RNA sequence: UAACCAUCCCGAGCGGCCGAGAGAUCUGGCUCAUUGACGCCGCAGCAACCACCUAUGGAAAUCACCAUUCCCUAGACCGGUGCUACCGCCAGGAACGAUGGAGA
Numbered sequence: 001u002a003a004c005c006a007u008c009c010c011g012a013g014c015g016g017c018c019g020a021g022a023g024a025u026c027u028g029g030c031u032c033a034u035u036g037a038c039g040c041c042g043c044a045g046c047a048a049c050c051a052c053c054u055a056u057g058g059a060a061a062u063c064a065c066c067a068u069u070c071c072c073u074a075g076a077c078c079g080g081u082g083c084u085a086c087c088g089c090c091a092g093g094a095a096c097g098a099u100g101g102a103g104a
Stems, first nucleotide, its partner, number of pairs: 001104001004101005013043005021032003025093005044084003049080002053075003057071004088096001
């Protein structure tokens, strides 16, 4: 970088720096913002995508059992990410975007 899969109405904010726009794009709304938004950094938290772990059950294998591997569900979560105004803010349009996973 292009294609694939899943998710995008749950949840979770303080401090420091900066200084004028921000909520992706068009139209129309709505909202946040000099009582400092957006962004960056730090800390804290949320969640459970991946990894690890625990338990019930199922499958493979075995004459059978144990051990082993895989799967579903539930829990937990020290690791890798992610996220922490408003449903990706809403409606309409077209095309997308974000995050994670697996792979080339």
Molecule: SAM riboswitch aptamer (S box leader)
Organism: Corythaeola cristata